Predicted 3D model of a 462-nucleotide part of an RNA (small-subunit ribosomal RNA, 3' major domain) from Cryptoglena soropigra. The prediction has a mean pLDDT of 82. Lineage of the source: Eukaryota > Discoba > Euglenophyceae > Euglenaceae > Cryptoglena.
Context: one part of a larger RNA
RNA sequence: UGACGGGGGCCCGCACAAGCGGUGGAGCAUGUGGUUUAAUACGAUGGUACACGAUGAACCUUACCAGGAUUUGACAUGCUAGGAAGUCAGUUGAAAAAUUGAUGUGCCUUUUGGAACCUAGACACAGCUGGUGCAUGGCUGUCGUCAGCUCGUGUCGUGAGAUGUUGGGUUAAGUCCCGCAACGAGCGCAACCCUCUUUUUUAGUUAUUUUGUCUAAAAAUACUGCCGGUUAUACGCCGGAGGAAGGUGAGGAUGAGGUCAAGUCUUCAUGCCGUUUAUAUCCUGGGCUACACACGUGCUACAAUGGUUAGAACAAUGGGUUGCUAAUUUGCGAAAAUGUGCUAAUCUCAUAAAUUUAAUCUUAGUUCGGAUUGUAGGCUGCAACUCGCCUACAUGAAGCUGGAAUCGCUAGUAAUCGCCGGUCAGCUAUACGGCGGUGAAUCCGUUCCCGGGCCUUGUACA
Numbered sequence: 001u002g003a004c005g006g007g008g009g010c011c012c013g014c015a016c017a018a019g020c021g022g023u024g025g026a027g028c029a030u031g032u033g034g035u036u037u038a039a040u041a042c043g044a045u046g047g048u049a050c051a052c053g054a055u056g057a058a059c060c061u062u063a064c065c066a067g068g069a070u071u072u073g074a075c076a077u078g079c080u081a082g083g084a085a086g087u088c089a090g091u092u093g094a095a096a097a098a099u100u101g102a103u104g105u106g107c108c109u110u111u112u113g114g115a116a117c118c119u120a121g122a123c124a125c126a127g128c129u130g131g132u133g134c135a136u137g138g139c140u141g142u143c144g145u146c147a148g149c150u151c152g153u154g155u156c157g158u159g160a161g162a163u164g165u166u167g168g169g170u171u172a173a174g175u176c177c178c179g180c181a182a183c184g185a186g187c188g189c190a191a192c193c194c195u196c197u198u199u200u201u202u203a204g205u206u207a208u209u210u211u212g213u214c215u216a217a218a219a220a221u222a223c224u225g226c227c228g229g230u231u232a233u234a235c236g237c238c239g240g241a242g243g244a245a246g247g248u249g250a251g252g253a254u255g256a257g258g259u260c261a262a263g264u265c266u267u268c269a270u271g272c273c274g275u276u277u278a279u280a281u282c283c284u285g286g287g288c289u290a291c292a293c294a295c296g297u298g299c300u301a302c303a304a305u306g307g308u309u310a311g312a313a314c315a316a317u318g319g320g321u322u323g324c325u326a327a328u329u330u331g332c333g334a335a336a337a338u339g340u341g342c343u344a345a346u347c348u349c350a351u352a353a354a355u356u357u358a359a360u361c362u363u364a365g366u367u368c369g370g371a372u373u374g375u376a377g378g379c380u381g382c383a384a385c386u387c388g389c390c391u392a393c394a395u396g397a398a399g400c401u402g403g404a405a406u407c408g409c410u411a412g413u414a415a416u417c418g419c420c421g422g423u424c425a426g427c428u429a430u431a432c433g434g435c436g437g438u439g440a441a442u443c444c445g446u447u448c449c450c451g452g453g454c455c456u457u458g459u460a461c462a
Base pairs, nucleotide, nucleotide: 001462002461003459004458005457007456008455009454010453011452012451013450015446016445019409020408021407022406023405026300027299028298029297030296031295032294033293034291035290042053043052064286065285066284067283068282069281070280073125077124078123079121080120081119082118083117086103087102088101089100090099091098092097107114108113127275128274130273131272132271136269137268138264139263140262141260143258148187149186150185151184152183153182154163155162156161167178168177169176193252194251195250196249198220199219200218201217202216203215204214223246226240227239228238229237230236302402306361307360308359309358310357311356312355318349319348320347323342324341328337329336330335368399373394374393375392376391377390378389379388415438416437417436418435419434420433421432
């Protein structure tokens, strides 16, 4: 100087408390451990792994396993020889591939050749999701959007270092004020950026209620500016006015110096090591989807603030030409047939659902709940057996609010309700990312639990 303390002081945070709703019990989905397996590829493992890499494993993906094949190779550059490239057909085969036959002579050109492309050969080489994240770059998580981390000059100290950065107030903040052997400065904080909220102006088709919704472009507005109190006549704090909004207006982006030899060699890049008739490459089939069990994260419920039936009403964000598909017809339905518009404020996905009106059910394992299973179909796709989704009919399991324990949330938030998108042929999405609808309770307070900041103290620790 740090680090640590079941030392002290001050302060903060959904940290506790006050509340609301969950998890832990059930069924299912999904990830992980374990076990099994020819293989169940690999990585991630307290917080900071476990709906994580994966924004989508039937083939492909795919890295794993079995089998069948290749060895200058699936891919790159260079050399030589031959042939344009290519197209079609036959045989063997699970395919990869092997083999046979036919067809075809193009483009540029100085008629030597050249540019693509194919075949054969030799060698330099290619290749590797092989190892090492404890050799690395880059990127990322975490403490933490916490308020800290430093420097120049000066001064003090033999020196390591100190001071500044401590102290008194204050703040979300090393934010600001005052004081002070310090005076200044940098990276952070804040502001500048984006979205929302209010107003004005301008413009407007595809929108339109006909000058007000809307759309999108420019501008204005909020600064403790004004008043009162308080404070040290400071910074600020409290209350008020005006205002759409008040003290950071709300949200986002933004993550200082460092910590964890944190994570990633399987995005990519890369040193070294290893491999080179195999740890490379191609293909078929299988596996990643197994299942006594254990854990995490979710979905659906256990019902009457509810279920069912029939009517009625109100959104926003988004996507669409290999696409979204109207209307019509067929079908109980998934869907199919026909066919229209749209490269989109025009057409379409697309009926929002909770809500509300009426009726019914009457506390039951039920008209709750929907697992599981059977039959019959539909769709995508070479192909749904392993292993897809959807529909109809039938079946109707556990479950009557969940032990110890534990999680989230302070306002348009929690809770609840539906809608959209990416990935994608299809889908295992209940996930993830957005969008709007309805819309609470509580915060006395800081004793305690957890994490953090500043000062101080002890230390046999560095």
Its Rfam family is "Bacterial small subunit ribosomal RNA".